[in-house]
C1' cells in the first nucleotide's frame, strides 16, 4: 500500500430488518447490623470515535478521516 475486523456509560459488553439507547460489574443514596462486608431495594451516569451524505427519522445505511486488532504483499 491493498483487503478483513473493531471503536456505543469508569470498565466488559449487547443493541438481529433505520423509529424514545441497554445490562452486569465498579462508584453513590437507602434498608439490614453494634459496626464493616454479603444480600437486598433506588436513583445517576452517554456529544454511540471524528466530519459529510441519504432520510419524515441514523448507534445502524453510504461515504472520508482517525485510533485498536488481524491478514496480504
Nucleotide at each position: 500500500g491493498c483487503c478483513c475486523u473493531u471503536g456505543u456509560a469508569g470498565c466488559u459488553c449487547a443493541g438481529c430488518c433505520g423509529g424514545u439507547a441497554g445490562a452486569g460489574c465498579a462508584g453513590c443514596g437507602g434498608u439490614u447490623u453494634u459496626g464493616u462486608a454479603a444480600a437486598c431495594c433506588g436513583a445517576a451516569g452517554g456529544u454511540c470515535a471524528c466530519g459529510g451524505g441519504u432520510u419524515c427519522g441514523a448507534u445502524u445505511c453510504c461515504u472520508g478521516u482517525c485510533g485498536g486488532g488481524g491478514g496480504c504483499a